[in-house]
């Protein structure tokens, strides 16, 4: 884009075409072929006259049953089963033919004879039907006469294609029908023979499926002779001969299938189809046969046989819708048992007519196609209603509603054709469609829309519902609580009486590639070569015109299509013309090109032939040394051997080691080499034979001999197999030890096949350059082999140059890239071979081959949206390079064991609220859970609500005092006080009621914002221009150095910049300067109740405090390094190379944590999942963890004394001093809102004494028993205090953690929060102070660069094959059940043909008889027999299908 379509929705109207694609499946029931009386004998039946024994008889023709005859019935009309074929298509041919009715020329029509149907009359039978007897006619059937023509046979002449042909003569054979009509005149038949038209047979050229997993097929088979036979040719058919035909340019088989103009597609080229309409074929229930005819092997005729239906008195009959309706059935599906001969056409007739389901109309069906309506014009408050919404609108939407106008269609009234040309002597009369189109009138917007869609491909979006569920879906894919994807509804596209699925066919598909594709890796080059058909092919000159050009003729039926033009109101639709029909036959011509031909001729291609030349090129024969094993001897002793490291294993029977001898077998070190040689496979000690093939020069010969190469055909690595040798080493299976969870491996001792010879065999490799052979031609620039020629050289060494191998690099050019690039994967030419998504499968099945193992040709079901190929970019590696980190090392202390503290899992519970879950959750949110907190829990309340705010109403205060019940909220009183501002109100401000609405630590971190955690303070992560690449991308950012640092140098198709690093910030470390109280006290003074405190006057000197500043920058110096960045190492300085610590965290990654800080979308809940109260829980306990305390002790502990901070905190506070108390703390309380006073006497140390190695004078849990404080209150559940109790613990397994200097270890202090504290935790402060570090192999992370890669949710990745269990196709199987084609045998209908023919026989003919008639002759039949021959049946093969226990592998979950 199309369709003979079908579904599913939904439907006004009209032309105009089209409708069993399936069961060539069965048919009930009407019809579909008749006609002619002008051929006959005749008249049943009716009509009409007459008559009248009335169930009568007679006539008649305007009529005609059934019968003789005579033409049709062979046309028309259905079907497509069958056919792969001269069946069709096209062009030819018959000198091999035939032709009823038509035309048309010619010619005749003269004489005889005999039945018969029907009819009358019996007879048989149920029916169909038949049998006899007696008549009669003919245009029925038949003697004979006549004979140009014909047919056959034979001269002549003329012509052509060979058999012929056509004129002209001769011989010889056969023939009449003839009527009819009609009153004539005619008219129509008929006989013969000629043309002509028309139809039809035959033959051949060429053309149009698929299958080679049909490769060989044929005995009437090729083909001659001779006979039949036929309309006619020929094996058509028969006898004889001969042994031929056909076939890879696909023969025989086997599947399908009526073929074509033409239909649909398409730019054509092509591809599918072959429904309507038009030509040709074939069929007619299957199967076989003839009759009759001009013509049939006959759809609605006949005889046989089958299978099926009907009728039947059981004896025997009937039947054929693939003719037109119609039935049943199959099926997704396909009409009415109409109407009419008006018209067209067609049978018979002299005509009228009569027939006709061909036709011409009508009926169903939106099946198509094509037109036409369903309203047109105004109208804005942008009504209502729907829908959405950011609440403000927006959209349905000028759409309605109203107002004006029109009436196609359809409804209804009238009217009312065209087709009718024409038939009939004339008048007259004839329409099925039909009261149909058309016209005119009436009244009314009146009766007339729907379908799909709406993520992208594709025009066109939003709400709701749902919640991987329901469900779409052509691909990709959508749906897991914000679906433009489902399913609804606004609302849009989009196309309309139609709209969407389903099927199929072409296109797009250059996706089978002629036009128009490929093979180095994406699927594809055979392992190699040789060589047959085939395809191709150098030069020059002639002819030929096969090929190719290019004019003309005939064809190429009609319709189709195309262009012009006409008719239906238009358009489908039809009409006329014109083209087109790309083809085939012929005929003239041209001859360049490819082809034949001249066995013409050439030498560039090929080949030979001389002259040199290099090789691990092949065969055979002979030989060599060196090692290894193995035998003997000799000489020696305790081990060899193996291995990561042992062990099997060998060896006092003497190995291993040495040394002589000797036997065997296999392999050639060193030269040796991206180096030779061969077609490939493949060749390597010497030597001798025999042999093949390149190469280099010469140009003598030979001339096109060349090249490829389906099929053949040879060669063809290792392993295998078969015989028969041979075995030294080595070694599948095998055996032993070892390794391991296992170890049927890797190691390791041993060992048979084998591997070696000789002869078969098999015939594959990743037979690889993954690159099929030849041939031309297209820049170089450097090895190497083997030749040659020229130049220079005293010699060696060279140079140029030139064939020919064999490498590397590298233009142009190709190429998807990677790459190839004169050894091309560049250009071009000619063969071959092969591919055409993955899997199944290089497999089943079949055939060949082979001993076997297998090889070699080769699929389908089914089942997926992909397999792949090259690169890119990350990632990841028991890949490599380099380089950092408390990442190992080297050290020091811990944790794991114990008690107890906290957290957490689990467990319990009413409840044990909720989050955090590797590292980055577990001393986390909690910087304080007895009530509150509090979110869980039981219970008791409550409903505009503990808060907020708006509106309407009502009170005036609001509050504060108190009582009673109550576990308490709360609920009922109760007594006094009483409102504010003022513009006097609808103010304000409080309570009530009532509405809007509050309120939620309810859901969701996976809807979110902020906010943080980790990699990670690692050193990266981008980006503009430019430049490379088809692209992703690359470059830069890599490479060389260096750095803590993508930090810096230098370099370079890069040349700049951005976030990060680093600095700029803060604090510390040194110095300087300013000030100098509460701070400090050096030097100069003074002095008190506590005799010593800066207490005091006074200093700024010093600490210190608080401000500005200096100071450090690899700045100087020297070695190294590129005159570099930097590095080493010095010197100077408090400090040295970022001095030490903090803040300070790039692009992103993990859907990382948090809706319980906040804040927020959606959702849920609203007498509750809000809110209030009490009690209770968050503190539970068999256990597992994490994170810390305390400890186990003598580097201690326990007593006494004694020294020295620092940060910080402090008014509902810190509290000194002074009294009490063993203490915890209590009384009192100065001073201090703090450099002033308090907290506050720090501990470790230092100093003495004691303990003395013990479960202790260690440790302190647990527990009793008395306390104090804090609060409203210490049971559930707080800390501390005093006294007694005194467990476990003796230093920690496996593992694992921190830390690199003022660090680790050790010691206390102080502050968050707090009434109080379960703090051993957290943040911070000082005291006192180590050890170690070779180094970067190793474990961990990390960061460049490089390399693989089937990863990319990225190795926690992908993924493979067994087994389980379902589903689904196949294969193979013992069988067992069909189908089809031949064969071979039997039986053998019908009915041509042949015999026979004793029976039967009207016409001719003889002959007797004469009245029909009788006999014999000829002819003719029935029977009877024989070839042939359908169906049938038997047999053994062939094919091909279906089932089939079981069983094999395959796909899919």
């Nucleotide at each position: 884009g199309a369709c003979g379509a079908a579904c599913g929705c939904u439907g006004g109207c009209g032309g105009u075409g089209u409708g069993c694609u399936u069961a060539a499946c069965a048919c009930a029931u009407g019809c579909a072929a008749g006609u002619c009386g002008a051929a006959c004998g005749g008249u049943a039946a009716g009509g009409c006259c007459c008559u009248u024994u009335u169930u009568g008889g007679g006539g008649u023709a305007c009529a005609c049953g059934a019968g003789u005859g005579g033409c049709g019935a062979a046309c028309g009309g259905g079907u497509g089963a069958g056919u792969a074929a001269c069946a069709c298509g096209u062009g030819a041919g018959u000198a091999a033919c035939c032709u009823g009715c038509c035309c048309u020329c010619a010619u005749c029509u003269c004489u005889g004879g005999g039945a018969u149907a029907a009819c009358a009359g019996u007879c048989g039978g149920a029916a169909a039907c038949g049998g006899u007897u007696g008549c009669u006619a003919a245009u029925a059937c038949u003697g004979g006469a006549u004979a140009u023509g014909a047919g056959c046979u034979u001269g002549c002449a003329a012509g052509g294609c060979a058999u012929c042909u056509u004129g002209u003569g001769g011989g010889u054979u056969g023939g009449a029908a003839a009527g009819a009509u009609a009153u004539u005149u005619u008219u129509u038949g008929g006989u013969u023979g000629g043309g002509g038209a028309u139809g039809g047979a035959c033959u051949c050229g060429c053309g149009g499926c698929c299958u080679a997993u049909c490769a060989g097929c044929u005995u009437g088979u090729u083909g001659g002779u001779g006979a039949g036979g036929u309309a006619g040719u020929g094996g058509c058919u028969c006898a004889c001969c001969a042994a031929g035909g056909c076939u890879u340019c696909g023969a025989c088989g086997g599947g399908u299938a009526g073929c074509c103009g033409g239909c649909c597609u398409g730019a054509g080229a092509g591809g599918g189809c072959g429904a309507c309409c038009g030509g040709c074929c074939a069929c007619a229930u299957u199967g076989g046969g003839a009759c009759u005819g001009a013509g049939a092997u006959a759809c609605g005729g006949c005889c046989c046989a089958a299978a099926c239906u009907c009728c039947u008195a059981c004896g025997g009959g009937a039947g054929g819708c693939a003719g037109c309706a119609g039935u049943g059935g199959g099926g997704a599906a396909u009409a009415u048992u109409g109407c009419a001969c008006a018209a067209u056409g067609g049978a018979c007739g002299g005509a009228a007519g009569u027939c006709u389901g061909a036709u011409g109309c009508a009926g169903c069906a939106a099946c198509g196609c094509c037109g036409c309506g369903u309203g047109c014009g105004g109208g804005a408050u942008g009504a209502c209603g729907g829908c959405c919404u950011u609440c403000g609108g927006g959209u349905u939407g000028u759409a309605a509603a109203c107002c004006g106008c029109u009436u196609u269609c359809a409804a209804u009234u009238g009217u009312g054709a065209c087709g009718a040309a024409g038939c009939u002597u004339u008048u007259u009369g004839u329409g099925a469609c039909g009261g149909u189109a058309g016209c005119a009138g009436u009244a009314g917007a009146a009766g007339a829309a729907g379908c799909a869609c709406c993520g992208g491909c594709u025009a066109a979006c939003u709400a709701c519902g749902u919640g991987c569920c329901a469900g779409c879906a052509g691909c990709c894919g959508c749906g897991g609580u914000g679906a433009u994807a489902c399913g609804u509804a606004g609302g849009g596209u989009g196309c309309g009486a139609g709209c969407g699925u389903u099927g199929u066919c072409c296109g797009g598909a250059u996706u089978u590639a002629u036009u128009g594709g490929g093979c180095g890796u994406a699927a594809a080059g055979a392992g190699c070569u040789u060589g047959u058909a085939g395809g191709u092919g150098g030069u020059u000159u002639g002819u030929c015109g096969c090929g190719u050009c290019g004019g003309g003729a005939g064809u190429g039926a009609a319709a189709a299509c195309u262009c012009a033009g006409g008719g239906c109101u238009u358009a489908a639709c039809u009409c006329u013309g014109a083209g087109c029909u790309u083809g085939c036959u012929u005929u003239c011509g041209a001859u360049a090109c490819g082809g034949g031909c001249a066995u013409a001729a050439c030498u560039a291609g090929a080949g030979u032939g001389c002259u040199g030349u290099a090789g691990g090129g092949g065969a055979g024969a002979c030989u060599g040394g060196a090692a290894u094993u193995c035998c003997u001897g000799g000489u020696g002793u305790a081990g060899c051997g193996g291995u990561g490291g042992a062990a099997u294993g060998c060896g006092c029977a003497g190995a291993u080691a040495u040394c002589a001898g000797g036997a065997g077998g296999a392999a050639c070190a060193c030269c040796g080499a991206u180096g030779g040689c061969g077609a490939a496979g493949g060749c390597a000690g010497g030597u001798c034979u025999c042999u093949g093939g390149g190469c280099a020069g010469u140009a003598a010969c030979u001339g096109a001999c060349g090249c490829u190469g389906a099929g053949g055909a040879g060669c063809g690595a290792a392993a295998g197999c078969a015989u028969g040798g041979g075995g030294a080493g080595c070694g599948a299976a095998c055996a032993g030890g070892a390794u391991u969870a296992g170890a049927u491996a890797c190691c390791c001792u041993g060992g048979u096949a084998g591997u070696c010879c000789a002869u078969g065999c098999u015939g594959u490799a990743a037979a690889c350059g993954g690159u099929g052979g030849g041939c031309g031609u297209u820049a170089g620039g450097u090895g190497u082999g083997g030749g040659g020629a020229c130049c220079g050289g005293u010699u060696u060494u060279g140079g140029u140059u030139u064939c020919u191998g064999u490498g590397c690099c590298g233009u142009a050019g190709c190429u998807a890239a990677c790459g190839c690039a004169u050894u091309a994967a560049g250009c071009g030419c000619c063969c071959c071979g092969c591919c055409u998504g993955g899997g199944g499968a290089g497999u089943a099945c079949g055939g060949c081959c082979g001993c076997a193992a297998g090889g070699c040709u080769a699929a389908a079901a089914c089942u997926c949206a992909a397999a792949g190929g090259a690169a890119u970019u990350g990632a990841c590696g028991g890949g490599g390079g380099c380089c950092c980190g408390c990442a190992c090392a080297a050290g020091c202390g811990g944790c794991g064991g114990a008690g107890c503290a906290u957290g957490u899992g689990g467990a319990u519970u009413a409840a044990u609220u909720c989050g955090a879950u590797g590292c980055a959750a577990c001393g986390c949110g909690a910087a304080g859970a007895a009530c509150c907190u509090u979110a869980c829990c039981u219970g008791g309340g409550u409903u505009u609500g503990a808060c907020a705010u708006g509106c309407a109403c009502c009170a005036g205060a609001c509050g504060g005092u108190u009582g009673u019940a109550g576990a308490g909220a709360u609920a009922c009183g109760u007594a006094c006080c009483u409102c504010c501002c003022u513009u006097u109100g609808u103010g304000g401000u409080u309570g009530g009621u009532g509405u809007g609405c509050a309120g939620g630590u309810g859901g969701u971190g996976c809807a979110u914002g902020g906010u943080u955690g980790u990699c990670g303070u690692c050193a990266g992560c981008u980006c503009g221009u430019g430049u490379c690449g088809u692209g992703a991308g690359a470059u830069g950012u890599u490479g060389g150095g260096u750095u803590a640092a993508g930090u810096c140098c230098a370099g370079c198709a890069a040349c700049g910049a951005g976030c990060g690093c680093a600095a700029c910030c803060c604090u510390u470390g040194u110095c300087u300067u300013a000030u100098g109280u509460u701070g400090c006290c050096a030097g100069c003074a003074c002095g008190u109740u506590u005799u010593u405190u800066g207490g005091u006057g006074g200093g700024g000197a010093c600490u210190c405090a608080u401000g500005a500043g200096a100071g450090a920058c690899u700045g100087c110096c020297g070695g190294g390094g590129u005159u570099a960045a930097c590095u080493c190492g010095g010197a100077g300085g408090a400090a040295g190379g970022u001095g030490g610590g903090g803040a300070u965290g790039a692009c992103g990654u993990c859907a990382a944590a948090u809706c319980a800080u906040c804040a927020u979308g959606c959702c849920c809940u609203u007498u509750a999942u809000g809110c209030c109260c009490a009690g209770g829980g968050c503190u539970u306990c068999a256990c597992a963890c994490a994170u810390g305390c305390u400890a186990c002790a003598a580097u201690g502990g326990u007593u006494a004394g004694u020294a020295c901070a620092a940060c910080g905190c402090g008014c509902g506070g810190c509290a000194a001093a002074c009294c009490u108390g063993u203490g915890a703390g209590g009384g009192u309380g100065a001073g201090u809102g703090a450099a002033u006073c308090g907290c506050u006497g720090a501990a470790a140390g230092c100093u003495a004494a004691u303990c003395u190695c013990a479960g202790u004078u260690c440790g302190g849990a647990u527990u009793g028993g008395g306390g104090u404080c804090u609060g409203c209150a210490a049971c559930u559940c707080g800390a501390c205090c005093c006294c007694a109790u005194g467990a476990a613990g003796u230093c920690g397994g496996a593992g694992u953690c921190g830390c690199u200097a003022g660090u680790a270890a050790u010691c206390g202090c102080a502050g968050a929060u707090c009434a109080g504290c379960a703090a051993u935790g957290c943040u911070g402060c000082g005291g006192u102070g180590a050890a170690u570090a070779c180094g970067u192999u190793c474990c961990c992370g990390g960061g460049c660069c490089u390399u693989g890669u089937a990863c990319a949710c990225a190795c926690c990745g992908c993924c493979c094959g067994u087994c389980a269990c379902g589903u689904c196709a196949u294969g193979a199987a013992a069988g067992u059940u069909g189908g089809u084609a031949a064969c071979a045998c039997c039986c053998g209908a019908a009915g041509c043909c042949c015999a026979u023919g004793g029976c039967c026989u009207a016409a001719c003919c003889a002959c007797c008889a004469u009245u029909u008639g009788g006999u014999g002759g000829g002819g003719g039949g029935a029977g009877u027999g024989g070839u042939c021959g359908a169906a049938g049946g038997u047999g053994g093969g062939a094919u091909u299908g279906g089932c089939g226990a079981u069983u094999g592998g395959g796909a899919c979950g």